Predicted 3D model of a 265-nucleotide RNA (Bacterial large signal recognition particle RNA) from a Clostridiales bacterium. The sequence is in RNAcentral, with records from ENA. It is recorded under the gene name ffs. Its Rfam family is "Bacterial large signal recognition particle RNA". Rfam classes the family as a non-coding RNA gene.
RNA sequence: CUGUGAUAGGCGGGGAGCCAGCGGUGCCCUGUAUCUGCAACCCGCUAUAGCAGAGCCGAACGCUUCUUGAGGCUAGUAUAUGGGAAGCAGGAGUCCGUAAGGAACGUUGAUGUCAAGGUCUUAUGCAAUAUAGCGCCGUGAACCGCGUCAGGAUGGGAACAUAGCAGCGCUAAGCGGAACGCCGUGUGUGCCAUAAGGAAGCUUUGAAGGAGUCGCCUGCGGGAAUACCGUUCCGAUGUAUUUUGUCGAAAAGUUGAACUCACAG
Numbered sequence: 001c002u003g004u005g006a007u008a009g010g011c012g013g014g015g016a017g018c019c020a021g022c023g024g025u026g027c028c029c030u031g032u033a034u035c036u037g038c039a040a041c042c043c044g045c046u047a048u049a050g051c052a053g054a055g056c057c058g059a060a061c062g063c064u065u066c067u068u069g070a071g072g073c074u075a076g077u078a079u080a081u082g083g084g085a086a087g088c089a090g091g092a093g094u095c096c097g098u099a100a101g102g103a104a105c106g107u108u109g110a111u112g113u114c115a116a117g118g119u120c121u122u123a124u125g126c127a128a129u130a131u132a133g134c135g136c137c138g139u140g141a142a143c144c145g146c147g148u149c150a151g152g153a154u155g156g157g158a159a160c161a162u163a164g165c166a167g168c169g170c171u172a173a174g175c176g177g178a179a180c181g182c183c184g185u186g187u188g189u190g191c192c193a194u195a196a197g198g199a200a201g202c203u204u205u206g207a208a209g210g211a212g213u214c215g216c217c218u219g220c221g222g223g224a225a226u227a228c229c230g231u232u233c234c235g236a237u238g239u240a241u242u243u244u245g246u247c248g249a250a251a252a253g254u255u256g257a258a259c260u261c262a263c264a265g
Base pairs, nucleotide, nucleotide: 001265002264003263004262005261006260009057010056011055012030013029014028015027020046021045022044023043024042034054035053036052037051038050063256066253067252068251071247072246073245075243076241077240078239079238080237081236083234084233085232086231088230090229091228094223095222096221097220098219100218101217102216104213105212113207114206115205116204117203118202119201120197121196122195123194124193125192126190127189128187129186130185131184133182134181135180136177137176138175139174145170146169147168148167153162154161155160
C1' cells in the first nucleotide's frame, strides 16, 4: 500500500419555550436529510444526558478555529392605544385685588355724608276668610206636652158640668237648612288705619357739596381647587429598528487535529 472481516461512529442542524439540567414530541428558522412505536393534567434520560425495534453506510462521511449571518431571544430607543398615580411650569374654568385700555353712568350733578318716609317688629282697630254657639227658617210627640176638642163616655129630671180619643193648630228635646244678624275663637290674609320701636341693608324724596363712579370685556398681580387639555412618573400591549448583548441554520472561504483493531498478500 492492497484485500477481507470487525469496531468507534454516521443516516440533519439551530432558536425560543418547558426543565435542576439534557434530549424529544408541539411552534419557528434553515432546506431534503432511512423506517416504525411512544409523549404537554408531557415522554425518555443524567453530564458520553430521548428510549425501544428494524434497516443501510462504515474509517468514509465527518470534527475543530476564524469570517460572512437566515432567524430567534434580550435590553434600549421611537411611536400608537388602554390602565394607574401626581395640582404639577402651563391651558380652560373659579375667587380676590388693581385700574393701564375699552364699554357704561356722571356738571340735566357721581361716590360718600345728613334728614325724613317706605320696606321690618309689636299692639289695637277695620276688612277678608274659616268655624262653634245663639237668633232665623223648616220639620218635629199613638198614650206618658199645650190649646181646641166632632162623635161617643160619665154625672144630673133638666139646664149643664167633667174627663177626653181621632182630627186640626202650636211647641220641647232632637233633626235639617241658610241668602242674613249678634257674639266669640282662629289665620302662610290686606296697595287699609292708628300708636310705639327700629341694628344693618335696599329703596323714594329732599339738603349741603362739587368729580368722579363702576368693575362688564381686555391687561396685570395673587389664592384655592380641578385629572377636561397638557405635563411628569409607573406599568401593560402592539408596531418599527444601519442601536446593545446573546444564541446561531445553510452555504462558501480559511485554520488545526485525528485517521482504530485482527488476518492475508